[in-house]
This record gives sequence, structure tokens and C1' cells, in this order.
RNA sequence: CCGUGCUAGGCGGGGAAUUAGCGGUGCCCUGUCGCUCGCAAUCCGCUCUAGCGAGGCCGAAUCCCCGUCUGAGGGGCCGGUUCUCGGAGCCGGGUCGCCGCGGGCGGCGUUGACGGCCAGGUCCCGCGCAAUGCCGGCCCGUGAACCAGGUCAGGUCCGGAAGGAAGCAGCCUUAAGCGAUUCCCGGCAUGUGAUGCGGACCAGCCUGGCCCGAGCCAAAAGCGGCGGUUCCGUCCGGGAGUUUCGCCUCGAGGCCGGGUGCACGG
Repeated sequence: CCGUGCUAGGCGGGGAAUUAGCGGUGCCCUGUCGCUCGCAAUCCGCUCUAGCGAGGCCGAAUCCCCGUCUGAGGGGCCGGUUCUCGGAGCCGGGUCGCCGCGGGCGGCGUUGACGGCCAGGUCCCGCGCAAUGCCGGCCCGUGAACCAGGUCAGGUCCGGAAGGAAGCAGCCUUAAGCGAUUCCCGGCAUGUGAUGCGGACCAGCCUGGCCCGAGCCAAAAGCGGCGGUUCCGUCCGGGAGUUUCGCCUCGAGGCCGGGUGCACGG
């Protein structure tokens, strides 16, 4: 130096999240690279030598290990920006309400304004009245096989007879009951009412009469004060998203450099 057979080792790696920590399945990025099967996110398996179990391939090098440089991508911070939630009428604007000033559109007025006096009503209570509803009575009709009455055919009973007695049916009258219509009488009641009387109220409104004699009512604009409102802006606090420059962190892959076994044979 070459050949053969082995061993170490390799057959992906990384980020966030999760975890006491490590790795895996899951999500994301990357390398043309997929070693295979089983377990596994309300997790699975381990313990700083950090997946577990089983099987297969490559095998000391372009493939393993270390280092410099480069660097996809991920995460975080500062700052910017968008949206959203809550709070602040004791930030301001807007808006609304009340009061005051102001103003006098318009309307009413010698057919008497404003104001005043009187009376009545509206509202409440009491008595009485009417209405309505209900009930009862009167009146009419109906209405008792027997336990209502009158009259009692037939028949029955007493009697020698004359006569008498009780009494069913029928008829009449009526009790209890049932029915009807208007009037009348009486009683009870009220979400009815005004033609009555009295009382209460005395504020408002309406109506009528009288007095007085010229004003009375009053919109908008504008200003000020007090208050309400989170509609808008602003401020404070929270949440979600996005993002320039910069900083921090992890970092695949790539280039380059260096390092690294054993045995046998030639």
C1' cells in the first nucleotide's frame, strides 16, 4: 500500500410547546435522506451514560468525531401600529334636561285682556229617589186513588118497615207543589244615575254673573349656571394580532481544516 473479516460508531437534525429534566409520537423548519415493526398527548418510555422492546443494513471512512466560517428557519425583547374589553362625567367635545338673562315670531283683547269677587259643576261622604238584577206576595191556570173538604150514583151496613149510617168512583173547591205574563205591593243588593237635601274640600280646571279699564300670553337664535349621558376624542389599565431597524438566543444544511481502531493474509 492492497485484500478479507470484525469492533467503536452511524442509519437524520433542529425550533417552539410539554416536562423536575431527557427523548419519542403530535405541530413547525430543513437535508433528496426516507432503515423496518410495536408502544404513545385526558400521553409513552427513561434518569444527566437520559426513549423502551424486537429485527435489518453500512462499517474506519465522500459516510464517524472535533473546530473555524457561512447560514435556511424558529423564539424572545425594545419600538411602531391595528382591533377589542373595562374604567374616568372629578379631561374635553357633542348631545339632552332644568333654571336665569335675552329676545319678541305668532296669538288673544273696548264684542272688555290681566286681575279681583260671588255662585255652580267637576272630586268625596251621608240621607232619600230612580234605574237595573234577584227574591217573595197578589192575580190567573194547573193541581190529592187512599193518609184534605163538600156532594156523594152504584154498591155495602143497621132496621119488620119507615128511615138512618159509613163511604169508593165521579164532579166541585182547595192545601203542599208546578207554570206563565204585564201591572201592583214588599224586601235585598250595586263598577248604574241626576231632577232632591245636607255636609266636606277651597289646590287645579270648566261654566255663569259682577267690578276694574289696557294690556296679556309667548317661539327661535344667542349667553351664562347646574346636572345627566361613554356617542366621539383623550387618558388609565387589560387582552388579541401584525411589524421596520436593532439586540439577545437556539440553530438544520453547506464549504474548509484536522483527528480516529483490531485481527489475519499478500